[in-house]
RNA sequence: CCGUCCGGGAGAGCCGGGCCGCCGUGGUGGCGGGCCGGCGCCGAAGGAGCAAGUACACCCCGGAAACUCUCAGGCGUCCGGACCGGGCGGG
Numbered sequence: 001c002c003g004u005c006c007g008g009g010a011g012a013g014c015c016g017g018g019c020c021g022c023c024g025u026g027g028u029g030g031c032g033g034g035c036c037g038g039c040g041c042c043g044a045a046g047g048a049g050c051a052a053g054u055a056c057a058c059c060c061c062g063g064a065a066a067c068u069c070u071c072a073g074g075c076g077u078c079c080g081g082a083c084c085g086g087g088c089g090g091g
Base pairs, nucleotide, nucleotide: 001090002089003088004087005086006085007084008083013039014038015037016036017035019033020032021031022030023029040075041074042073046071047069048068049067
């Protein structure tokens, strides 16, 4: 440095529509699941962008990130998740 296993691991939601299941009412309902649309939002998979550097200026080359952009991804749980710690194996 690479791979693998275990543990930890943040951020961001509202509205409308109708579908299914369970419970309940004379009726209006309640809970859960998932679908579509509108606008908004998040950044820590991946992706993209650039600062410094040379004897000086310009051009060219080059150029990092947890910075920036949000293409992708994400905004209930699960999954994912940069990064950190530990074990094992290889170079």
Molecule: Glycine riboswitch aptamer
Organism: soil metagenome